[in-house]
RNA sequence: GGGCUCAUAGUUUAAUGGUAAAGCGCGUCGUUGACAUCGACGAGAGCGCAGGUUCGAUUCCUGCUGAGCCCA
Numbered sequence: 001g002g003g004c005u006c007a008u009a010g011u012u013u014a015a016u017g018g019u020a021a022a023g024c025g026c027g028u029c030g031u032u033g034a035c036a037u038c039g040a041c042g043a044g045a046g047c048g049c050a051g052g053u054u055c056g057a058u059u060c061c062u063g064c065u066g067a068g069c070c071c072a
Stems, first nucleotide, its partner, number of pairs: 001071007010024004018055001026042005048064005
């Protein structure tokens, strides 16, 4: 220098263009003598940044940034 993949909650991952879901973690309650386990309920992200397409974008397109891999 060229090519490919990825970026979503504290963390690990989902999500056919129609107002983002789950596991773990966290909080409250129940259960216990107490802790753990278990059960119920709840809080927490607008999806790396910018632009474009669209009635509507996390999703499609372009550029940039960052991470990883391959080639030279």
The RNA shown here (transfer RNA) has 72 nucleotides and comes from a Candidatus Nealsonbacteria bacterium. Rfam family: tRNA. The family's RNA type in Rfam is transfer RNA. Its mean pLDDT, the model's own confidence on a scale to 100, is 82. The organism belongs to Candidatus Nealsoniibacteriota, within Bacteria.